[in-house]
RNA sequence: AGAGUAUCCGAGCCAGCCGCCGGCGCAUGGCGCGGGAGGAAAGUCCGGGCUCCGCAGGGCGUGAUGCAGGAGAAAUUCCUGCGGGUGCGAACCCAGGGAAAGUGCCGCAGAAAAGCAGACCGCCGCGAAAGCGGUAAGGGUGAAAAGGCGGGGUAAGAGCCCACCGGCCGCGAGGGGAACCCGCGGGCCUGGCAAACCCCAUCAGGAGCAAGGUCGAAUAGGGGAGGAUGAGGCGGCCCGCCGACUCCCGGGUACGACCGCUUAAGUCCGCGUGCAAGCGCGGGAUUAGAUAAAUGGCUGGCGGGGGCGCACGCCCCUUACAAAACCCGGCUUAUUGGGUGCUCUGCGC
Numbered sequence: 001a002g003a004g005u006a007u008c009c010g011a012g013c014c015a016g017c018c019g020c021c022g023g024c025g026c027a028u029g030g031c032g033c034g035g036g037a038g039g040a041a042a043g044u045c046c047g048g049g050c051u052c053c054g055c056a057g058g059g060c061g062u063g064a065u066g067c068a069g070g071a072g073a074a075a076u077u078c079c080u081g082c083g084g085g086u087g088c089g090a091a092c093c094c095a096g097g098g099a100a101a102g103u104g105c106c107g108c109a110g111a112a113a114a115g116c117a118g119a120c121c122g123c124c125g126c127g128a129a130a131g132c133g134g135u136a137a138g139g140g141u142g143a144a145a146a147g148g149c150g151g152g153g154u155a156a157g158a159g160c161c162c163a164c165c166g167g168c169c170g171c172g173a174g175g176g177g178a179a180c181c182c183g184c185g186g187g188c189c190u191g192g193c194a195a196a197c198c199c200c201a202u203c204a205g206g207a208g209c210a211a212g213g214u215c216g217a218a219u220a221g222g223g224g225a226g227g228a229u230g231a232g233g234c235g236g237c238c239c240g241c242c243g244a245c246u247c248c249c250g251g252g253u254a255c256g257a258c259c260g261c262u263u264a265a266g267u268c269c270g271c272g273u274g275c276a277a278g279c280g281c282g283g284g285a286u287u288a289g290a291u292a293a294a295u296g297g298c299u300g301g302c303g304g305g306g307g308c309g310c311a312c313g314c315c316c317c318u319u320a321c322a323a324a325a326c327c328c329g330g331c332u333u334a335u336u337g338g339g340u341g342c343u344c345u346g347c348g349c
Stems, first nucleotide, its partner, number of pairs: 001345010012302007020036002023033004038321001042332002045330005050208004057239004062204005067081005082096001083094004097199002102197002104193003120139002122135005147165002150162003166189002168186005174181002212259004222249005232242003267284007303318006
């Protein structure tokens, strides 16, 4: 210098003018003061707070998650490790329990696609031949052919036997807190798929701020259907339990006001503690809460970035993604500028 990887930070500031939306004050239809988006406000994919409904019990079902330890209110979250995979590497990825409980699937090709299997070619033996028998080492098919590879052995072969490697099982007063690792032994050698059903373990009531509450308006007079021979409710079903109204049409009324509503499992600084996620203690700051939806524009200066230039300086840009709607923690996606650690390659000293 180039390429890459991880992580962090910012998304301008000040003044003036013109607007927009709330708040407060003066006591009006104006004036003054003060406030007014984000790192993702987004997707609504997870999890919670909060609110209402439900909550005697039993059974079946449904959904989610799945290595260990820790953090956290919880999480399809985070941290540190373990195992496997990818990359030269920094690093990154993994629904990462069970396929030796059962069922199922494995297209085409192929003799055979899962059975303690299988003979298409080849090889070997017998036979005159047709053929019969042996054989999974070699060929062929396939994503995958029943451990791999080398030697021995044999008629030819084969874990049939042996060494090494891989898996499985067993053992260890071996290591580690654990996942797991290490050592020894046994030919035990058993395909893959569980984001297929399923099994195991753990967890899980429903609906959502149009929740819900208060005030106000309306609910006049009607029509129809069902119902103690059980409407309806109790998360989805059954048992069981409760037990009187329920639903539709039509008419009427004011897209009304207020609360919920923003101080929060939040944030900043310091100290301590921990590898870390974080936790503890002390101190500080805090005004968006609109409801069809405001948060905008211009000018000047500073700051920032880029280009030219030896330099003084000059010129250009100040942008991107996008914007609250009860709140919070995550994840994912969109997008711009920079800092730092590390890696690889090339060059120079």
Molecule: Bacterial RNase P class A
Organism: Cloacibacillus sp. An23